[in-house]
Molecule: transfer RNA
Organism: Trachelomonas volvocina
């Protein structure tokens, strides 16, 4: 000191440049003796940080930070 990956919701991961989503955990109902299981239905995101290019960026560019890897 140099290259690589990887960062999106409370966890665990998608997402051809064209509204940012799934499961899971919370919350409400429903279902019945009652719990759990099951079924619907809600909240929840400054998409690591700052620029830049586009008509338009999670996504492309250029830097940074944090973590893992590997080279020396």
């Nucleotide at each position: 000191u140099c290259u690589c990956u990887a960062g999106u919701a409370g966890c665990u991961c998608a997402a051809u440049g064209g509204u940012a989503g799934a499961g899971c955990c919370a919350u409400c109902g429903g279902c019945u003796g009652u719990u759990a299981a099951c079924c619907g239905a809600u909240u929840g995101g400054u998409c690591g940080u700052a620029g830049g290019u586009u008509c338009g960026a999670a996504u492309c560019c250029u830097a940074u930070c944090u973590a893992g890897a590997g080279a020396g």